[in-house]
């Protein structure tokens, strides 16, 4: 980052700060919110995309790329109300990953 892949019906909250709007935008709904929501900070948990471990499969082989599967105390990033809260809709959006 107006292109490319992959995933978005499982999972997993305390504390402190703050103080009004929040669930990404549009319209209808529903919901959360002063018994302090959204945010931000700390812990903590959660999953397992990406490294990691092992099979397999091609490519001349240590190595790459591809699948399967495996572990997670520890590494890089995500989440941790409600199915991306529904429904319709838009050059939707988010998160990894690859790419520049």
């Nucleotide at each position: 980052u107006a292109a490319c892949c992959a995933u978005c019906c499982a999972g997993a909250g305390c504390g402190g700060c703050u103080g009004a709007g929040a669930g990404a935008c549009c319209u209808g709904g529903c919901u959360c919110g002063a018994c302090g929501a959204c945010g931000c900070c700390g812990c903590a948990g959660c999953a397992a995309c990406c490294a990691c471990c092992g099979a397999c499969g091609c490519g001349c082989c240590c190595c790459g790329c591809g699948c399967c599967g495996g572990a997670g105390c520890a590494g890089g990033u995500g989440c941790u109300a409600c199915c991306g809260c529904c429904a319709g809709g838009a050059c939707c959006g988010a998160u990894g990953g690859a790419a520049g």
Molecule: SAM riboswitch aptamer (S box leader)
Organism: Citricoccus sp. WCRC_4